[in-house]
């Protein structure tokens, strides 16, 4: 150099055919205990950059970035 697969809350991972993001530990309040853990409710947080195409993009298209793997 060229191919393939990935990149999404702190952190791990869904997200059929483009309709607007789901949970799981963690984090913050409450509830509960003497108090703390378990438990329960209840919030808070996220789409690798940038175009670009559409009424509408996490998803389709082009570059770059960054990682794993093959191939030279």
């Nucleotide at each position: 150099g060229g191919g393939u697969c990935g990149g999404u809350a702190g952190c791990u991972g869904a997200g059929a055919c483009g309709g607007a993001g789901u949970a799981g530990c963690g984090c913050c309040a409450g509830g509960c205990u003497g108090a703390a853990g378990a438990c329960c409710u209840g919030g808070a947080a996220a789409c690798g950059u940038g175009g670009a195409u559409u009424c509408g993009a996490g998803c389709g298209c082009c570059a770059c970035c960054c990682g794993a793997c093959c191939c030279a």
RNAcentral holds the sequence, with entries from ENA. This is a predicted structure of a 72-nucleotide RNA (transfer RNA) from a Planctomycetaceae bacterium. Its Rfam family is "tRNA". Lineage of the source: Bacteria > Planctomycetota > Planctomycetia > Planctomycetales > Planctomycetaceae. The prediction has a mean pLDDT of 83.